[in-house]
Molecule: c-di-AMP riboswitch aptamer (ydaO/yuaA leader)
Organism: Alicyclobacillaceae bacterium I2511
């Protein structure tokens, strides 16, 4: 002086996953707010028939859906869809570039939407000094 690790603090990112209060100090209980899913009437929509095809039906969170190629189950590409870039004191928009994702898991034969209703969940995982043009909005200061 570089680079890598670990640990703390800060900023910050994906996700609904934050915040508060009470307790018998428990890595715990419990409850509130706030955020997200599920289920759940009327109305609507399904529910007729006629071929083919399947038979691990059918649905649910999430963006993660579908198509090709190949040395055959594993990998490469693409792709519908999503993020992100701290350019500005904040938020927020548009556009142009740029860089990632494109998964996984759950119900168990059953759930179309749906008000009252109910009834679950608040985890886990990452980053690092940062591309630019412009547009509304709020705040501070002098």
């Nucleotide at each position: 002086g570089c680079a890598a690790c670990u640990u703390c603090a800060u900023c910050g990112c994906c996700g609904a996953a934050u915040c508060c209060c009470g307790g018998u100090u428990g890595u715990c209980c419990g409850g509130g707010a706030a955020c997200g899913g599920g289920g759940g009437a009327u109305c609507c929509g399904a529910c007729u028939g006629u071929u083919c095809c399947u038979c691990u039906g059918g649905g649910g969170u999430g963006a993660a859906u579908c198509c090709g190629a190949u040395u055959u189950u594993a990998u490469c590409g693409g792709u519908a869809g999503g993020g992100u870039g701290u350019u500005u004191u904040c938020u927020u928009c548009u556009g142009c570039c740029g860089c990632c994702c494109g998964a996984a898991c759950c119900c168990g034969u059953c759930a179309g939407c749906u008000a009252a209703c109910u009834u679950c969940g608040u985890a886990g995982g990452c980053g690092a000094a940062c591309g630019c043009a412009g547009g509304a909005g709020a705040g501070g200061u002098c």